Large-subunit ribosomal RNA, domain I from a Deinococcota bacterium, 531 nucleotides, folded computationally. It matches the Rfam family "Bacterial large subunit ribosomal RNA". Its family is annotated with structural constituent of ribosome and ribosome in the Gene Ontology. Its mean pLDDT, the model's own confidence on a scale to 100, is 86.
Context: one part of a larger RNA
RNA sequence: GGCACACGGUGGAUGCCCUGGCACCUAAGCCGAUGAAGGACGUGAUUACCUGCGAAAAGCCUGGUGGAGCUGGUAGUAAGCGUUGAUACCGGGAUAUCCGAAUGGGGGAACCCGGCCUGUGGGAACACAGGUCACUCACGUAUGUGAGGGGGAACCUGGGGAACUGAAACAUCUAAGUACCCAGAGGAGAAGAAAGAGAGUUCGAUUCUCUGAGUAGCGGCGAGCGAAAGGGGAGUAGCCUAAACUGCUGAGCGUGCUCAGUGGGGUUGUGGGGCUGGCGAUAUCGAAGCGGAAGUCUAGUCGAAGGGUUUUGGGAAAGCCCACCAUAGAAGGUGAAAGUCCUGUAGACGAAAGGCGGAAGCUAGUAGCCAGUACCCGAGUAGCCUGUGGUUCGUGGAGCUAUGGGUGAAUCUGCGCGGCCCACCGCGUAAGGCUAAAUACUCUAGGUGACCGAUAGCGUACCAGUACCGUGAGGGAAAGGUGAAAAGAACCCCGGGAGGGGAGUGAAAUAGAACCUGAAACCGUGUGCUC
Repeated sequence: GGCACACGGUGGAUGCCCUGGCACCUAAGCCGAUGAAGGACGUGAUUACCUGCGAAAAGCCUGGUGGAGCUGGUAGUAAGCGUUGAUACCGGGAUAUCCGAAUGGGGGAACCCGGCCUGUGGGAACACAGGUCACUCACGUAUGUGAGGGGGAACCUGGGGAACUGAAACAUCUAAGUACCCAGAGGAGAAGAAAGAGAGUUCGAUUCUCUGAGUAGCGGCGAGCGAAAGGGGAGUAGCCUAAACUGCUGAGCGUGCUCAGUGGGGUUGUGGGGCUGGCGAUAUCGAAGCGGAAGUCUAGUCGAAGGGUUUUGGGAAAGCCCACCAUAGAAGGUGAAAGUCCUGUAGACGAAAGGCGGAAGCUAGUAGCCAGUACCCGAGUAGCCUGUGGUUCGUGGAGCUAUGGGUGAAUCUGCGCGGCCCACCGCGUAAGGCUAAAUACUCUAGGUGACCGAUAGCGUACCAGUACCGUGAGGGAAAGGUGAAAAGAACCCCGGGAGGGGAGUGAAAUAGAACCUGAAACCGUGUGCUC
């Protein structure tokens, strides 16, 4: 030195564990000038940090629940509070510094400097306290009143809008109207009551889904892209205006006309309405407006039944013996493994206050027939030309739909459409507006899991978006476990200490805080064998 065995050190794998995470389901879903989201700074007897709170500062008032302890994490000491009901939990309210949309002005956020009114100090100068003073828009003839602004994980609509990539290169094309940027909306958003679909003796707002269907199609007919009707379901809900005509008010003048405001009228495609004349009726339906019942959410309450002087053990919930409950044998805890010990579970009950919810009821609104008349039926619009987007449609035979430029109608004997165009035959009624539900999402709450179990599961089980890195945008960790209970090792010894040896605690201390288990690499000690 090697090998073997034994015993250690180091190390932190493995096993076991879970106040963390992940997924799905259900519920719930906006906040903000009454100052949000998010912060800064304060605030405790003692207080670095976290949490809570705001100069009324781990809190104040009030209503309810609850019932013996309490003064957060967090010990100690001190001082207190509480059956005259504290602490705690839930509802409502008060207070709520400074910054932040930040809004009196400024500003390098959490700071600086003001005007006006009222008050306090001897108070005109100064200081302090309370109030007030931004801008934009709408309405209003003054003083003014109201609204907006900003935030929100994803979801939604609109305005903009890539490239890598694929095409085995690449330009049309694709990726993709994706990523990303901006604006806006809300618990959803968008869409929506046919100028529809498309071939049926047709259907009858929109949305979502299954299908139709990888079909019809589009396509350097390459790569690829890719409908719709119809059918089955989910869910259902329809309305208001403009105009004709007209009452009132006001204005203008050309004195019977025009314009403006407001009320009536009117709302449709078997075309409807207005006006004139005639006839008839007082019904039906009924809100999305008012209203708030039941129910429900935000604290809680009751809730069955077991013992052993038995065995083992540190400990009984385990074994043994004899019982009981069960609309409850889900689960968690208790010194091992508990239906009957605790919390619970099945089941039953509960709200002063606030929220959700929307029943009854109420109100608005809501119906004509016949004849005549030809007054109205949404204009820089439709149509056409031109340049484009959308659609399965890449210019194609290219319609439809939207519209930048040009041109530019008609009012039902009208106008648009049915894939160039024409005829016939059908369908609809543009150029104003509103509209629940079925749908999307998950910052949030609860439930569940043939989901993870500390290199896993969120980046974060732990004081993590921290430490740390970067000028910055930004990047971004590691790190869980004594024990049933601290009973966390009094006292003695060595040592400056660290550390250790006794003693003691404990079932165990090779469970001693560098603490469960404690693998391997790696480092030793002892013994044996071998060279």